[in-house]
Overview: The RNA shown here (transfer RNA) has 73 nucleotides and comes from uncultured Akkermansia sp. It matches the Rfam family "tRNA". The coordinates come from a structure-prediction model, not an experiment, and the mean pLDDT is 82.
RNA sequence: GCUGUUGUAGUUCAACUGGCAGAACGACUGAUUUGUACUCAGUAGGUUGAGGGUUCGAAGCCUUCCAACAGCU
Numbered sequence: 001g002c003u004g005u006u007g008u009a010g011u012u013c014a015a016c017u018g019g020c021a022g023a024a025c026g027a028c029u030g031a032u033u034u035g036u037a038c039u040c041a042g043u044a045g046g047u048u049g050a051g052g053g054u055u056c057g058a059a060g061c062c063u064u065c066c067a068a069c070a071g072c073u
Base pairs, nucleotide, nucleotide: 001072002071003070004069005068006067007066010025011024012023013022019056027043028042029041030040031039049065050064051063052062053061
């Protein structure tokens, strides 16, 4: 330098053929306990890596960058 894969909550990952962005763990609050832990109930947390385009509508399609990983030279 070229090619490919990946990028979504604090972490690990879903999200069907373009149509309400979710789960587990973690955090916080409450219940329980003498207290902590466990357990139970609830709450908060996202500009879906960044810009642009297509579309009535984009996490998913197109394009340009950025980062990580793999391969080739």
The organism belongs to Akkermansia, within Bacteria.